This is a predicted structure of a 362-nucleotide RNA (Bacterial RNase P class A) from Pseudodesulfovibrio sp. zrk46. The sequence is in RNAcentral, with records from ENA. Rfam family: Bacterial RNase P class A. Its family is annotated with ribonuclease P activity, dimeric ribonuclease P complex and tRNA processing in the Gene Ontology. Rfam's curators write: Ribonuclease P (RNase P) is a ubiquitous endoribonuclease, found in archaea, bacteria and eukarya as well as chloroplasts and mitochondria. Lineage of the source: Bacteria > Pseudomonadati > Desulfovibrionia > Desulfovibrionales > Pseudodesulfovibrio. A source record names the gene rnpB.
RNA sequence: GGAGUUGGCCAGACUGUCGCCGCGAGCUUGUCUCGGGGAGGAAAGUCCGGGCUCCGCAGGGUAGGACGCUGGGUAACUCCCAGGGGGAGCGAUUCCCGUCACGUGCAACAGAGAGUAGACCGCCUCCGGGUUUCGGCCCGGCGGUAAGGGUGAAAGGGUGGGGUAAGAGCCCACCGGCUGUCAUGGUGACAUGGCAGGCCAGGUGAACUCCGUCCGGAGCAAGACCAAAUAGGGUAGCGCUGUAGGUCGACCCGACCGAGCUACCGGGUAGGUUGCUUGAGGCGGCUGGUAACAGUCGUCCUAGAUGAAUGACAGUCGCCCCGUAAGGGGAACAAGACCCGGCUUAUCGGCCGACUCCAAUU
Numbered sequence: 001g002g003a004g005u006u007g008g009c010c011a012g013a014c015u016g017u018c019g020c021c022g023c024g025a026g027c028u029u030g031u032c033u034c035g036g037g038g039a040g041g042a043a044a045g046u047c048c049g050g051g052c053u054c055c056g057c058a059g060g061g062u063a064g065g066a067c068g069c070u071g072g073g074u075a076a077c078u079c080c081c082a083g084g085g086g087g088a089g090c091g092a093u094u095c096c097c098g099u100c101a102c103g104u105g106c107a108a109c110a111g112a113g114a115g116u117a118g119a120c121c122g123c124c125u126c127c128g129g130g131u132u133u134c135g136g137c138c139c140g141g142c143g144g145u146a147a148g149g150g151u152g153a154a155a156g157g158g159u160g161g162g163g164u165a166a167g168a169g170c171c172c173a174c175c176g177g178c179u180g181u182c183a184u185g186g187u188g189a190c191a192u193g194g195c196a197g198g199c200c201a202g203g204u205g206a207a208c209u210c211c212g213u214c215c216g217g218a219g220c221a222a223g224a225c226c227a228a229a230u231a232g233g234g235u236a237g238c239g240c241u242g243u244a245g246g247u248c249g250a251c252c253c254g255a256c257c258g259a260g261c262u263a264c265c266g267g268g269u270a271g272g273u274u275g276c277u278u279g280a281g282g283c284g285g286c287u288g289g290u291a292a293c294a295g296u297c298g299u300c301c302u303a304g305a306u307g308a309a310u311g312a313c314a315g316u317c318g319c320c321c322c323g324u325a326a327g328g329g330g331a332a333c334a335a336g337a338c339c340c341g342g343c344u345u346a347u348c349g350g351c352c353g354a355c356u357c358c359a360a361u362u
Stems, first nucleotide, its partner, number of pairs: 001358010012317007020038002023035004027030001040333001044344002047342005052219004064215005069083005084097005098210001103208002105204002120149002122145003126141006157175006176200001178197008223274004233265006245257004281300008319330004
């Protein structure tokens, strides 16, 4: 210098004008004035886990679901950290993870045969026929054969030798794999090595199943409180035949209507309040730990709407692109709704750290 791997961070800055939603203070109580605050790294998808609330403080079982190497972290997890085994890569690194040597199922096309293998070509013995230059060759048939060819993603261990008519774990040596067992190291997954066995067991569990672990259900529209009008309920009082009461603005008379009227209580609707944001909280130092993380000290307070605010415009500077210049253009994904921890997905542009490989120079 080039090519890569991986972890983290930012998400334009400042000023002015006009607006929007909460909070506090003030008085002259006004849709006032002043002060201060007002989205994200994913607020998203709602895919996991927890807090919180109610139901019956929910113990056992069935169904159903989720997860699946080991150890640790955590409130908990399908998350994170460290390690193990296997695949990919020269490497940094990255992807995968119980069981297919219980049982069952599945595998397009091609191929003779796809799991109790298989005879298409080839190879070999024998029989029959033809031909011959007498070495053989050709055709047909009964069989044998998994060495060789061919098909396929995959053809039922590999290499070499013996053996055979030709062949074959048929036999042998070495290697690989499997099962059982033992020793050593490790908390463990596992690693290394020894012995024995039978010859060898294909793939697929994001197929059913089996094994192990975990899960009570519903969710802030949870839940709690206050509480109109109308209708209905309960209790008490008055009244029940032209009577109490009602209407004719009030009072008196009169007229009409007339079986209910009045008070209180409780449930409950509209509506309002609360839950509501100080929390497994952020930042910094120290200590323990390889790390995730934990402990301790100091410091900070940072949205809380509910038809739902956080915006618009202008200027200066910074970034990127075009242009010699003047100047012109561009800047993503996307926005809370009870709160946290994760995962996944979307994302213009930029910054920083660690590491690997290649080339060159010293």